Notes:
Predicted 3D model of a 108-nucleotide RNA (SAM riboswitch aptamer (S box leader)) from Actinoplanes sp. NBRC 103695. The sequence was found by an Rfam model in a public genome assembly. Lineage of the source: Bacteria > Bacillati > Actinomycetes > Micromonosporaceae > Actinoplanes.
RNA sequence: ACCUCAUCCAGAGGGGCAGAGGGAACGGCCCGACGAAGCCCCGGCAACCACCGCGCAGCGGCAGGUGCUAAUUCCGGCCCAGCCUUUCCGUGCUGGGAAAGAUGAGAG
Numbered sequence: 001a002c003c004u005c006a007u008c009c010a011g012a013g014g015g016g017c018a019g020a021g022g023g024a025a026c027g028g029c030c031c032g033a034c035g036a037a038g039c040c041c042c043g044g045c046a047a048c049c050a051c052c053g054c055g056c057a058g059c060g061g062c063a064g065g066u067g068c069u070a071a072u073u074c075c076g077g078c079c080c081a082g083c084c085u086u087u088c089c090g091u092g093c094u095g096g097g098a099a100a101g102a103u104g105a106g107a108g
Base pairs, nucleotide, nucleotide: 003106004105005104006103007102008101013042014041015040016039017038021031022030023029026076027075028074043069044068045067048065049064051061052060053059054058073100078097079096080095081094082093083092
């Protein structure tokens, strides 16, 4: 790498260097010279793992290892149901489920 499990509508930004991209890919729609990516410093959020406690299917604490700090994973695609459409197709709306992705913990 691949695989398994859990979670993903909550939360949390300033400075320095840098200088045109970024939001995974695609389609949208956004962010960006009032400064993108990246690197560094200092904060912050959260609580998966570790650790501690208890009245132990769990709850609470702590913040060591990760992670995160525009927009629900920014939205969508594929399937199902309902609605709208005089009807079919198509399009649209709502809900659910997948797929893909991210993060953690395992496994290897």